[in-house]
Source information
Lysine riboswitch aptamer from Ruminiclostridium cellulolyticum, 184 nucleotides, folded computationally. The source organism's lineage runs through Bacteria, Bacillati, Clostridia, Oscillospiraceae and Ruminiclostridium. The prediction has a mean pLDDT of 77. RNAcentral records the identical sequence in 2 taxa.
RNA sequence: AUGUAAGAUAGAGGUGCGUUUUUUAAGAGUAUGGACAAUGAGGAUUCUGGGGCCUAAUGAUUUGUUCUGAAAGGGAAAAACGCCGAAGGCAAUACUGCACCCCCGAGCAACGUAAUGCCUGGUUUCAAGGUCAAUAGCCUUGUGACUGUCAUCAUUUAUUAUGUGGUGGAGCGCUAUCUGUUUA
Numbered sequence: 001a002u003g004u005a006a007g008a009u010a011g012a013g014g015u016g017c018g019u020u021u022u023u024u025a026a027g028a029g030u031a032u033g034g035a036c037a038a039u040g041a042g043g044a045u046u047c048u049g050g051g052g053c054c055u056a057a058u059g060a061u062u063u064g065u066u067c068u069g070a071a072a073g074g075g076a077a078a079a080a081c082g083c084c085g086a087a088g089g090c091a092a093u094a095c096u097g098c099a100c101c102c103c104c105g106a107g108c109a110a111c112g113u114a115a116u117g118c119c120u121g122g123u124u125u126c127a128a129g130g131u132c133a134a135u136a137g138c139c140u141u142g143u144g145a146c147u148g149u150c151a152u153c154a155u156u157u158a159u160u161a162u163g164u165g166g167u168g169g170a171g172c173g174c175u176a177u178c179u180g181u182u183u184a
Base pairs, nucleotide, nucleotide: 001183006179007178008177009176010175011174014084016083017082018081019080020079021078022077023076024075033067034066035065036064037063038062042055043054046106047105049103050102051101052100087120088119089118090117091116093114094113095112096109097108098107121147122146123145124144126142127141128140129139130138131137149169150168151167152166153165154164155163
């Protein structure tokens, strides 16, 4: 000086990602509870069966009228904090759990945990399905748009830079600096 195995550090994308707190709309005049009337033997938050323990004619349960009357998850705004596989999701597995307790089985993931594998650069429109009180939000699948980055082609330019346009790839990426393998 070149160029490249690899490593370290620091950064960029932007309606960027996540967490917490406060306020707030909706949830909802819903659930629960009280009273009255009717009913009349069972009842206790996924279901079947078995058992236990409470409770019930001093009225279980259900229905109607009336009075009272929440909350959670999710949403919006603001602030603070941590960050750029930020983070999110899917699948099955194991544990745990399913709301009085135990056992058997089924189903599920309400509140969850763990590692494994796979997908997504980021934001967003629309459609179908699922979840949800919900036309909000989220998830899956598909379809477009915008945007950042690298490669490549064309063009502009000062030859390269830069700008413009097209095509394609993915974050185990990209940029910068340093260490440093190899070669001369």